[in-house]
Lysine riboswitch aptamer from a pig gut metagenome, 163 nucleotides, folded computationally. RNAcentral holds the sequence, with entries from MGnify. It matches the Rfam family "Lysine riboswitch aptamer". Rfam links the family to the GO term lysine biosynthetic process. The model forms 100% of the base pairs in the Rfam consensus.
RNA sequence: GAUAGAGGUUGCGUAUUCUAAUAGUAACUCAUGGGAUGCAGCAGAGCAGGUGAGCAUGAGAGAAAGGAGGAUACGCCGAAAGGGUGUAUGACUGCAGCAUAUUUCCUUGGGCAUAAGUUUAAGAGGCUUAUGACUGUCAUCUUGGAGAAGAUGGGGCGCUAUC
Numbered sequence: 001g002a003u004a005g006a007g008g009u010u011g012c013g014u015a016u017u018c019u020a021a022u023a024g025u026a027a028c029u030c031a032u033g034g035g036a037u038g039c040a041g042c043a044g045a046g047c048a049g050g051u052g053a054g055c056a057u058g059a060g061a062g063a064a065a066g067g068a069g070g071a072u073a074c075g076c077c078g079a080a081a082g083g084g085u086g087u088a089u090g091a092c093u094g095c096a097g098c099a100u101a102u103u104u105c106c107u108u109g110g111g112c113a114u115a116a117g118u119u120u121a122a123g124a125g126g127c128u129u130a131u132g133a134c135u136g137u138c139a140u141c142u143u144g145g146a147g148a149a150g151a152u153g154g155g156g157c158g159c160u161a162u163c
């Protein structure tokens, strides 16, 4: 350097489908009240509005996206996730924010629990940080004939096997 593998039955990710929730919510229609604004954070433009806006109450009717769980299939073991910068796209335009894709740099072995923060409709879940035990691997030391056990420490650009 090349090839092939391992960590876990809650390893990681994607797609399809079903289900719960979102929610009897939003948009829409009608009636009543009301009386001048409303349209994603700001500004502009445009549209709607005394032929009655926003708003409130009642009635009718009534979703969806993102996220979650199960099943199936596929791709894998920096699988993947997060943060920063750059570029492109997205609702009329500009700025900011948000989302997606991509480039590059940095961090993280893995899942779990708890706490805080954040996101979300959410006590679900995700993300970040901290703590805790568990687990996998390597190094050093100790014990043991060996199998293996214990202690300390490190990280995936790692570890094991073969060439």
Base pairs, nucleotide, nucleotide: 001163002162003161004160005159008077011076012075013074014073015072016071017070018069019068028060029059030058031057032056033055037048038047039046041095042094043093044092080108081107082106083105084104086102087101088100089099090098109135110134112132113131114130115129116128117127118126119125137154138153139152140151141150142149143148